[in-house]
A computed fold for a 71-nucleotide RNA from an uncultured archaeon, annotated as transfer RNA. Rfam family: tRNA. The family's RNA type in Rfam is transfer RNA. The sequence was found in a public genome assembly.
RNA sequence: GCGCUAUUAGUCUAGUGGCAUGACGAAACCUUCCCAAGGUUUAGACCCGGGUUCAAUUCCCGGAUGGCGCA
Numbered sequence: 001g002c003g004c005u006a007u008u009a010g011u012c013u014a015g016u017g018g019c020a021u022g023a024c025g026a027a028a029c030c031u032u033c034c035c036a037a038g039g040u041u042u043a044g045a046c047c048c049g050g051g052u053u054c055a056a057u058u059c060c061c062g063g064a065u066g067g068c069g070c071a
Stems, first nucleotide, its partner, number of pairs: 001070007010024003018054001026042005047063005
């Protein structure tokens, strides 16, 4: 230098053109004499910019970062 691939909450993860899923973690409440465990609820995320589209996390282009391969 070229190609391929990944990027989603604090962490891990599912997902597909039409509300973004779950787990752990966090907070509040219930339960308990207390703690732990358990239950209920809440908050929290689509790497960045542009394009296509009625609508983009998803498709296209470019960029960033990581990984793999070739040279």